The RNA shown here (transfer RNA) has 84 nucleotides and comes from a Candidatus Aenigmatarchaeota archaeon. It matches the Rfam family "tRNA". Its family is annotated with triplet codon-amino acid adaptor activity in the Gene Ontology. Its mean pLDDT, the model's own confidence on a scale to 100, is 82.
RNA sequence: GCCGGGGUAGCCUAGCCAGGCAAGGCGCCGGUCUGGAGAACCGGUGGGCUUAUGCCCUCGUGGGUUCAAAUCCCACCCCCGGCG
Numbered sequence: 001g002c003c004g005g006g007g008u009a010g011c012c013u014a015g016c017c018a019g020g021c022a023a024g025g026c027g028c029c030g031g032u033c034u035g036g037a038g039a040a041c042c043g044g045u046g047g048g049c050u051u052a053u054g055c056c057c058u059c060g061u062g063g064g065u066u067c068a069a070a071u072c073c074c075a076c077c078c079c080c081g082g083c084g
Base pairs, nucleotide, nucleotide: 001083002082003081004080005079006078007077010026011025012024013023020067027045028044029043030042031041032040046057047056048055049054060076061075062074063073064072
């Protein structure tokens, strides 16, 4: 240099082909239970701001297409493997 795979909330992993509310688990918070804890069960939980309703932002980074992008297109960055 070329080819392939991957990067998604604190962590792990779906969703991408075929654009339409960012999903599940772990963890964490609260509760039930217990003398207390663990386990189990119930509820909540991406981030920021706000008393709250609510507002804004988020899928490696930056652009493009589109009414609408994690998803399609382009460039670049990082990780893994292969070829040379």